The prediction has a mean pLDDT of 81.
This is a predicted structure of an 82-nucleotide RNA (transfer RNA) from Myceligenerans salitolerans.
It matches the Rfam family "tRNA". It is annotated as a transfer RNA.
The organism belongs to Myceligenerans, within Bacteria.
[in-house]
RNA sequence: GCCCGCCUGGCGGAACUGGCAGACGCGCGCGGCUCAAACCCGCGUCUCUUCGGAGGUGAGGGUUCAAGUCCCUCGGCGGGCA
Repeated sequence: GCCCGCCUGGCGGAACUGGCAGACGCGCGCGGCUCAAACCCGCGUCUCUUCGGAGGUGAGGGUUCAAGUCCCUCGGCGGGCA
């Protein structure tokens, strides 16, 4: 230099053919249980908000009624070829 794959909450990891994003799990917080703990159970857990909503998938742009998904440029990680 060329080719291929990947990038989503604190972490892992889903989201089918473009159609409700944050499923599910871990962790964390509060509560229950217990003499006290562990285990277990319940609820909560992206950001902003005038509480009506709005934004958010590596960064920026494009296509579309609608984009995590398709297209372009750039960045990062991994692999292959030379």